Large-subunit ribosomal RNA, domain III from Thermoactinomyces sp. Gus2-1, 390 nucleotides, folded computationally. The source organism's lineage runs through Bacteria, Bacillati, Bacillota, Caryophanales and Thermoactinomyces. RNAcentral holds the full RNA, with entries from ENA and SILVA.
[in-house]
Context: one part of a larger RNA
């Protein structure tokens, strides 16, 4: 230079009481203000303890601080079902043997890893200072093992690393069925103040619930049954396949499927009310009304299900089914028992992740309410969450 520049979005504060050696700054209340396709909520990535509780003020925090994502100490992530693994493939790696190659090593068969995709059994409510589909409650599902008990089974059930099916798949458009949401009526409880003026057609809040199991079947696909033959499907088949014939017919049957109804639920949830005790343990324990009907109505589901186009839309396993080697056990039902391994706290459009910062930038997916609107544009709200640290 200079006590200059700045104090990092102009959303915005005040006012009381509390704590304290000390307060604009920190807590509580009461107004006010700003976001609501977000400045709310879940959740990947990614951080790695930043979460909770006591303390604490040195530094760190663009002022202060009794406060904190700071500093000490103490404590906190609990799962057969949720992710991911003991399951399966893609691109892609990586590869016994092999080929190649001065060497290092390239490539690459069989195998094998490898999700971002295939498959696959838990929902509702409580709870803590700080974890839940994980505890606890209550009603389930699944897999295995045992045990009882029914039935089939050497006239051969059963039964693969094999055969078949199936899984299995593209956009684009419209029609239509549910829902979940939403608003209004009806009920249930509480108000009754300000005011020129409202006990009335007045404010206010609430009017809910899952998976399982049992029934029903919007709509979609598709002829179905049953007999015989056969150089096919690398071996065999009673299973696909081709063919031929017989019935039934346009219906029925079969498959796929949301959702409805009843149960779950004599349960839980719920406005409300509301102790005892206090130093703290409280709006806690504890009681609990009504819970109906109507309109709207999805970008969600039925379901790429239909129609259409052209660029012509994965594999594999798990699952049905067929037999061969073997073969004597294999199915259904009931009871009991069993259930490994990682991950879970916290942020997650951000003050915790990339950006040298507590940075007006960047960040995948999903939900995303009202009242105007065509709207997920724009105003003004709700739930919610904030007033951007002089």
């Nucleotide at each position: 230079g200079a006590g200059u520049a700045g104090c990092g979005a102009a959303a915005a504060g005040a006012a009381g009481g509390g704590u304290g050696a000390g307060a604009a700054u920190c807590c509580c209340u009461u107004c006010c203000a700003c976001c609501g396709a977000a400045a709310g909520c879940c959740u990947a990535a990614g951080g790695u303890u930043u979460c909770c509780u006591g303390a604490g003020g040195a530094a760190g925090g663009u002022u202060c601080g009794u406060c904190c994502g700071c500093u000490c100490a103490g404590g906190g992530u609990u799962a057969g079902u949720c992710g991911g693994g003991a399951c399966c493939u893609a691109a892609g790696c990586c590869g016994a043997g092999g080929c190649c190659g001065a060497a290092a090593g390239g490539c690459g068969u069989a195998g094998g890893c490898g999700a971002u995709g295939g498959a696959c059994a838990a929902c509702a409510g409580g709870u803590u200072g700080a974890g839940a589909u994980u505890c606890c409650u209550g009603u389930a599902c699944c897999a295995c093992c045992u045990u009882g008990u029914u039935c089939c089974g050497u006239u051969g059930a059963c039964g693969a690393c094999g055969g078949g099916g199936g899984g299995a798949c593209g956009c684009a458009g419209g029609a239509g069925g549910g829902u979940a949401g939403a608003g209004a009526a009806u009920c249930g409880c509480g108000c009754g103040a300000c005011u020129g003026g409202u006990u009335g057609u007045g404010c206010g809040c609430g009017u809910c619930c899952a998976a399982g199991c049992a029934g029903u079947g919007a709509g979609g696909c598709u002829g179905a049954a049953g007999a015989g033959a056969c150089a096919g499907g690398c071996a065999a088949a009673u299973c696909c396949g081709u063919c031929u014939c017989u019935u039934c017919u346009u219906a029925a049957g079969g498959c796929c499927a949301g959702g409805c109804u009843g149960u779950g639920a004599u349960g839980g949830c719920g406005a409300g009310g509301g102790a005892a005790g206090u130093u703290u343990c409280a709006g806690u324990a504890c009681c609990g009304a009504a819970g109906u009907u109507c309109u709207u109505g999805a970008u969600c589901u039925c379901a790429c299900a239909c129609u259409g186009c052209c660029a012509a839309g994965a594999a594999a396993a798990g699952c049905c089914u067929c037999u061969a080697a073997g073969g004597a056990g294999g199915a259904g039902c009931a009871a009991g028992g069993u259930g490994c391994c990682c991950g879970u706290a916290c942020c997650g459009c951000a003050a915790a992740c990339c950006g040298a910062c507590a940075c007006a930038g960047g960040u995948a997916g999903g939900c995303g309410a009202g009242g105007a609107g065509a709207g997920a544009a724009u105003c003004c709200u709700a739930a919610g969450g904030u007033g951007c640290u002089c």